Predicted 3D model of a 74-nucleotide RNA (transfer RNA) from a Nanobdellota archaeon. The RNAcentral record of the sequence draws on ENA. Rfam family: tRNA. Rfam classes the family as a transfer RNA. Taxonomically the source falls in Nanobdellota (Archaea, Nanobdellati). The coordinates come from a structure-prediction model, not an experiment, and the mean pLDDT is 80.
RNA sequence: GGGCUCGUAGCUCAGCCUGGGAGAGCACUAGACUGAAGAUCUAGUUGUCCGGAGUUCAAAUCUCCGCGAGCUCA
Numbered sequence: 001g002g003g004c005u006c007g008u009a010g011c012u013c014a015g016c017c018u019g020g021g022a023g024a025g026c027a028c029u030a031g032a033c034u035g036a037a038g039a040u041c042u043a044g045u046u047g048u049c050c051g052g053a054g055u056u057c058a059a060a061u062c063u064c065c066g067c068g069a070g071c072u073c074a
Base pairs, nucleotide, nucleotide: 001073002072003071004070005069006068007067010026011025012024013023020057028044029043030042031041032040050066051065052064053063054062
């Protein structure tokens, strides 16, 4: 230098192919329960969807450029 994959909540990830409500588990907070804690149950909080531009009525999703990580070819 070329090719491929990936980047979404504090963590692990789904959603992307086929555009339309941003989600799950764990964690955290509050309450119930307990002598207290754990476990369990209920409720709740948490986002620049890596950055920018374009297309579109509408973009996490499609296109382009850039940044970062991994694999691979030379």